The RNA shown here (transfer RNA) has 73 nucleotides and comes from a Clostridia bacterium.
It matches the Rfam family "tRNA". About the family: Transfer RNA (tRNA) molecules are approximately 80 nucleotides in length. Gene Ontology term of the family: triplet codon-amino acid adaptor activity.
Its mean pLDDT, the model's own confidence on a scale to 100, is 81.
Taxonomically the source falls in Clostridia (Bacteria, Bacillati, Bacillota).
It was read from a public genome assembly.
RNA sequence: GCGCCACUAGCUCAGUGGAUAGAGUGCCCGGCUACGAACCGGUAGGUCGCAGGUUCGAAUCCUGCGUGGCGCG
Numbered sequence: 001g002c003g004c005c006a007c008u009a010g011c012u013c014a015g016u017g018g019a020u021a022g023a024g025u026g027c028c029c030g031g032c033u034a035c036g037a038a039c040c041g042g043u044a045g046g047u048c049g050c051a052g053g054u055u056c057g058a059a060u061c062c063u064g065c066g067u068g069g070c071g072c073g
Base pairs, nucleotide, nucleotide: 001072002071003070004069005068006067007066010025011024012023013022018056028042029041030040031039049065050064051063052062053061
């Protein structure tokens, strides 16, 4: 330098055009307990990597850039 893949909550991931973007886990609060763990209930937490484009509508499709990984030279 070229090609391919990934990027969504603190972490691991789902969601692949349609409405308020979700789960598990973790943090916090409460219940339970003599106290913890486990278990149960609840709250908070997101410019969906960034910028453009397409569309009535984009996390999702297209282009460029960035970061990481793999391969080729």